[in-house]
The RNA shown here (SAM riboswitch aptamer (S box leader)) has 116 nucleotides and comes from Fictibacillus terranigra. Its mean pLDDT, the model's own confidence on a scale to 100, is 79. Of the family's consensus pairs, 91% are formed in the model.
């Protein structure tokens, strides 16, 4: 780094440092930012998804299956839906035009486990 699945409208902020752009992505949007943003670091917090641990069901091959629970682990994450469009199909309005709504799949992007 590549593939495979699964998941993405939930949820969670204070200091410090630092000094100018940022919000993955060509373009559009729309937002954040010297009232100090993005990142970095220390603390503290969410509860995804993997292990474990308890606890109630089923079951009963004695192996295991679902639900919850807390937050122990090994990883995530704490602005806005992944911020929201982009590519296609359907459908709807309408001032008819490279136009707006809605759904739907798609790409592309993140995490997670497993694989090479």
């Nucleotide at each position: 780094u590549u593939c495979u699945u699964a998941u993405c409208c939930a949820g969670a902020g204070a200091g410090g440092u630092g000094g100018a752009g940022g919000g993955a992505u060509a373009u559009g949007g729309c937002c954040c930012u010297g009232u100090g943003a993005u990142a970095c670091c220390u603390c503290g917090g969410c509860a995804g998804c993997g292990g474990g641990u308890u606890u109630u069901u089923c079951a009963u091959u004695u192996a295991g299956a679902a639900a919850a629970a807390g937050a122990c682990u090994g990883u995530g994450c704490c602005a806005a839906u992944u911020c929201c469009a982009g590519c296609a199909a359907g459908u709807u309005c309408c001032u008819u035009a490279u136009g707006g709504g809605c759904u739907u799949g798609g790409a592309a992007g993140a995490u997670a486990a497993g694989a090479a």